[in-house]
Molecule: RNase P RNA; transfer RNA
Organism: Oscillospiraceae bacterium
RNA sequence: CGAGUGCGCUGAACAGCCGCGGGCAGAGUUUGAAAAAACCUGUGCGAGGAAAGUCCGGGCUUCACAGAGCAAAAAUAACGGCUAACGGCCGCCGGGGGCGACCCCAGGGAUAGUGCAACAGAAAAUUACCGCCGAAUGCAAUUCGGUAAGGAUGGAAAGGUGAGGUAAGAGCUCACCGGAGGCUUGGAGACAAGCCUGCCGUGUAAACCCUAUUUGAAGCAACACCGUGGUAGAACAUUAUUCGCUUGCUCGGCGAGUUCUUAGGAGGUGGCAUCGAGCAGCAGGGGCAACCCUCUGCCAAGAUAGAUGGCUGUUCACGACAGAACCCGGCUUACAGGCGCAGUCGCAAC
RNA sequence: CGGGGUGUAGCGCAGGUGGUAGCGCACUUGACUGGGGGUCAAGGGGCCGCAGGUUCAAGUCCUGUCACUCCGACCA
Numbered sequence: 001c002g003a004g005u006g007c008g009c010u011g012a013a014c015a016g017c018c019g020c021g022g023g024c025a026g027a028g029u030u031u032g033a034a035a036a037a038a039c040c041u042g043u044g045c046g047a048g049g050a051a052a053g054u055c056c057g058g059g060c061u062u063c064a065c066a067g068a069g070c071a072a073a074a075a076u077a078a079c080g081g082c083u084a085a086c087g088g089c090c091g092c093c094g095g096g097g098g099c100g101a102c103c104c105c106a107g108g109g110a111u112a113g114u115g116c117a118a119c120a121g122a123a124a125a126u127u128a129c130c131g132c133c134g135a136a137u138g139c140a141a142u143u144c145g146g147u148a149a150g151g152a153u154g155g156a157a158a159g160g161u162g163a164g165g166u167a168a169g170a171g172c173u174c175a176c177c178g179g180a181g182g183c184u185u186g187g188a189g190a191c192a193a194g195c196c197u198g199c200c201g202u203g204u205a206a207a208c209c210c211u212a213u214u215u216g217a218a219g220c221a222a223c224a225c226c227g228u229g230g231u232a233g234a235a236c237a238u239u240a241u242u243c244g245c246u247u248g249c250u251c252g253g254c255g256a257g258u259u260c261u262u263a264g265g266a267g268g269u270g271g272c273a274u275c276g277a278g279c280a281g282c283a284g285g286g287g288c289a290a291c292c293c294u295c296u297g298c299c300a301a302g303a304u305a306g307a308u309g310g311c312u313g314u315u316c317a318c319g320a321c322a323g324a325a326c327c328c329g330g331c332u333u334a335c336a337g338g339c340g341c342a343g344u345c346g347c348a349a350c
Numbered sequence: 351c352g353g354g355g356u357g358u359a360g361c362g363c364a365g366g367u368g369g370u371a372g373c374g375c376a377c378u379u380g381a382c383u384g385g386g387g388g389u390c391a392a393g394g395g396g397c398c399g400c401a402g403g404u405u406c407a408a409g410u411c412c413u414g415u416c417a418c419u420c421c422g423a424c425c426a
Base pairs, nucleotide, nucleotide: 001346002345003344005342006341007340008339009338010337012315013314014313015312016311017310018309020046021045023043024042025041026040028039029038030037031036048321052332053331055330056329057328058327059326060219061218062217063216073215074214075213076212077211079091080090081089082088093107094105095104096103097102108210109209113208114207115204116203117202129151130150131147132146133145134144135143136142137141159177160176161175162174163173164172178200180197181196182195183194184193185192186191223270224269225268226267228426229425232261233260234259235258236257242256243255244254245253246252278298279297280296281295283294284293285292286291316319351422352421353420354419355418356417357416360375361374362373363372369406377393378392379391380390381389382388399415400414401413402412403411
């Protein structure tokens, strides 16, 4: 210098004027009996790293629930830790990828059972097509038997390579490798290393399934309180020359008022702007880390048709994705760019 | 806030139980006709919304994501 990896931060800045939404203060103005409300004045605050998707986990609230077990359904899946909790995060083990920094893994079970493996191939799990070997009738040919070492098919063919052995072969025997079981050692554990035994029936569980663990349901339009009209019930009153409905008219029929009450809940208030799993720190300590403890400082948007915008000036790299709606912890997704730290590879120079 | 459905050829739809994707209309070419229409014959056109994964193999199974759409949440 080029390429690439991991982690973190940032998401135009400053000034003036006007405007919008909440909070607080006021001895101001108006209304009002008062409480208070509206306006005004002053002061201070006012979107995000994802506010998004609503995919997980909680807080909060209501309903259900004596206790225990089974079933069904759903989710998760090596080990240790962190956390309020998690399917999240950190570390580590095993496997895979990359020259490397580093990245990825739904990472339990295929001798509990069932299913599937198209086409090709003899055969897709107890299989003989060709080939090899042996026997039978007179060679050939055919039949029977043995054989998975060779050929052919396939993604996959009954552990792999080599030697011995054999009629030909075969874990039939031996050595190494892979895998299985046991023992010893190390480790907190997953697991690793070594030794011994024995000679081993493919893949698929993101097919059904089995094992272990977890899960009561719903969501702020939850929920609590106040409550209008109508509906329902009860009591009392009323009998119309009136009004409404029933067919445009007539007749006929039905209804009309007041008070109280149950359920429900238009609308309003609270929930809801928070002293909290709270935020910040170039503070101290523990831990590899996630994170934890202590100290210091702070209280920071909040509506209910829904506020955060506009203009002017200066500067720059000329500005991406995008707008809170009960609140938090994560995950996922979108994003113009800019900055910092720590490794890696290549080339060149010293 | 909660729950569901759909996405496959230009258009409308099958295939959803892994095994190499079809139907109708439309389009192209040819024949029949004096010409059109119509009929007959032949043919082209798809990375199954997108990305990743499981598998020998994915339209189909799994995960994430995007778009469209429907339903529920009160008697007023």